Source information:
The RNA shown here (SAM riboswitch aptamer (S box leader)) has 153 nucleotides. Rfam family: SAM riboswitch aptamer (S box leader). Rfam's curators write: The SAM riboswitch is found upstream of a number of genes which code for proteins involved in methionine or cysteine biosynthesis in Gram-positive bacteria. The model forms 97% of the base pairs in the Rfam consensus.
[in-house]
RNA sequence: CGCUCAUCCAGAGGGGCAGAGGGAAACGGCCCGUUGAAGCCCCGGCAACCCUCCAGUCGGUCUCGUCCGCGACACAACGCGCCAGCGAGGCUCCCGGCUAGGGAAGGUGCCAAAUCCGUCUCAUGACGACGUUCGUCAUGAGAAAGAUGAGGA
Numbered sequence: 001c002g003c004u005c006a007u008c009c010a011g012a013g014g015g016g017c018a019g020a021g022g023g024a025a026a027c028g029g030c031c032c033g034u035u036g037a038a039g040c041c042c043c044g045g046c047a048a049c050c051c052u053c054c055a056g057u058c059g060g061u062c063u064c065g066u067c068c069g070c071g072a073c074a075c076a077a078c079g080c081g082c083c084a085g086c087g088a089g090g091c092u093c094c095c096g097g098c099u100a101g102g103g104a105a106g107g108u109g110c111c112a113a114a115u116c117c118g119u120c121u122c123a124u125g126a127c128g129a130c131g132u133u134c135g136u137c138a139u140g141a142g143a144a145a146g147a148u149g150a151g152g153a
Base pairs, nucleotide, nucleotide: 001152003151004150005149006148007147008146013043014042015041016040017039021032022031023030026119027118028117029116044111045110046109049107050106051103052102053101055099056098057097058096059095060094061090062089063088064087065086066085068081069080070079071078115145120142121141122140123139124138125137126136127135128134129133
């Protein structure tokens, strides 16, 4: 940065300074807060995105066969080669994807409530108006916006 992808109902708080707000923004709701909000600092923790270990599996890959080409006149045998295709096999080396599990030194992140909930769209149901549509409420799905990480420009 109107870029891409993934995740967002789990988890994890004490102390010091500070002193009235805070939960991203607007509105509505609901909460937190003088038993101390925001912010800053210290310590602790959570998690596992980056990182890393192991197993499985798939693909690349490798081996063999077949096919094919050449020696060579010959669809035998033999030798050599072998792009693609087809079949079988391997996991020895290397690379990548996915799945399950483990680790936590480092880079981030996070440590009230689902990203606190709603707002836009659709579906279903109930209710109320009413012309066959509208409104309200509930539930579900999605979007938007946002946050965090990894990447990209």